[in-house]
This is a predicted structure of a 94-nucleotide RNA (c-di-GMP-I riboswitch aptamer) from Pirellulimonas nuda.
RNAcentral holds the sequence, with entries from Rfam.
The source organism's lineage runs through Bacteria, Pseudomonadati, Planctomycetia, Pirellulales and Pirellulimonas.
The coordinates come from a structure-prediction model, not an experiment, and the mean pLDDT is 87.

RNA sequence: CCACGAGAAGGGCAAACCAGCCGCAAGACUGGGGCGCAAAGCCAAGGGCCGACGUCUCCCCUCACCGGGGGGCAGCGGCAGCCGGGCUGCCGAA
Numbered sequence: 001c002c003a004c005g006a007g008a009a010g011g012g013c014a015a016a017c018c019a020g021c022c023g024c025a026a027g028a029c030u031g032g033g034g035c036g037c038a039a040a041g042c043c044a045a046g047g048g049c050c051g052a053c054g055u056c057u058c059c060c061c062u063c064a065c066c067g068g069g070g071g072g073c074a075g076c077g078g079c080a081g082c083c084g085g086g087c088u089g090c091c092g093a094a
Base pairs, nucleotide, nucleotide: 004092005091012037013036017032018031019030020029022027035081041087042086043085046083047082048079049078050077051076054073056072057071058070059069060068061067
């Protein structure tokens, strides 16, 4: 230096849930909390998932209108604690 990750040391982060608060929502933020985490630090331009929306599209209620329901798709938003990838980084037993 590259790998690797110990019932190592010193520390770090913080799921569910609760409260406050922002948002239509997914979800974010702050405090409590602590399931877990060696990148659970950062990046949403790969895949995936989630949300609201729609002069789009298919199906259903329905033969048709209105209206409603479900799926797809585009754009938009979110999740980095879903996976892959990029960037950065603490420690040092085997």